[in-house]
Context: one part of a larger RNA
RNA sequence: UUGGGCGUAAAGAGUACGUAGGCGGUUCUGUAAGCGUGAGGUGAAAGCCCGGGGCUUAACUCCGGUAAGCCUUUCGAACUGCAGGACUUGAGUGCUGGAGGGGAAAGUGGAAUUCCUAGUGUAGCGGUGAAAUGCGUAGAUAUUAGGAGGAACACCAGUGGCGAAGGCGACUUUCUGGACAGUAACUGACGCUGAGGUACGAAAGCGUGGGGAGCAAACAGGAUUAGAUACCCUGGUAGUCCACGCCGUAAACGAUGAGCACUAGGUGUCGGGCCAGCAAUGGUUCGGUGCCGCAGUUAACGCAAUAAGUGCUCCGCCUGGGGAGUACGCACGCAAGUGUGAAACUC
Repeated sequence: UUGGGCGUAAAGAGUACGUAGGCGGUUCUGUAAGCGUGAGGUGAAAGCCCGGGGCUUAACUCCGGUAAGCCUUUCGAACUGCAGGACUUGAGUGCUGGAGGGGAAAGUGGAAUUCCUAGUGUAGCGGUGAAAUGCGUAGAUAUUAGGAGGAACACCAGUGGCGAAGGCGACUUUCUGGACAGUAACUGACGCUGAGGUACGAAAGCGUGGGGAGCAAACAGGAUUAGAUACCCUGGUAGUCCACGCCGUAAACGAUGAGCACUAGGUGUCGGGCCAGCAAUGGUUCGGUGCCGCAGUUAACGCAAUAAGUGCUCCGCCUGGGGAGUACGCACGCAAGUGUGAAACUC
């Protein structure tokens, strides 16, 4: 609970697509469901409410009056709806053009680490606050040449780009999504939101089969310490990688739902267009991404055309702390668990 809110106090669903529903541009005609208007009926009495009266007052009581709502009907047509016609500015299509780590697959490349083989070479190497465990005379570390294999792509690199979000960074090719600018040929409101639903969704984790260089939970050892199930060191298995299938959660954050419109400026930067200029550059316009700042707003911090300002539409969510994101039930999952989600009690 017809209220007030949701950046940080409780509160925006992780993100998108979309069903029902809600809401919806300009104009003409009709209709009259909503709407307004007049009339009639009903609305029992008592009570409530309003105006009066009576018991000294009040309670109490008497008289009069009124109401929504529903039904029938007259008239009206601004707005909403409905039906029909028209329009182009919302939305979409076409055409022209450039930008991009957007996605998928295949192939290729160099640096580095590790390992193996061979050469040179000799007593140390490694590691730390200091050490030790560890490696090394069966020749290590260092260095040179060759080879193997896996993973990640230095510089470029930028509060720079792309993507709905998660996220995306070597190079080439193929396939493929979206956005932007310009044009104004086409459609003619085809739109916005979106309960359920569906799809996507970092890392970790799970299943099957591969792969395994480096790193590294667990684990072992060495230190530190009163202890040290840690921080530091030496090792090291899952995992990290690939394919297919699950999981469905994160400080999934801008802690800020989506869409549209309106509201001073200044200054960077990315992608286009137009104008001026030989050029450098300047002006202007559209789209993105930052900083500063007025009005306004805010409890303050701050936000401030990328709003947390001013309005409209739709959805989600909150309603003192703990108990508790627990119990129970249900659904999903191989499991881990996830979703939904209380109460007693207590302050």
Small-subunit ribosomal RNA, central domain from an uncultured bacterium, 347 nucleotides, folded computationally. It matches the Rfam family "Bacterial small subunit ribosomal RNA".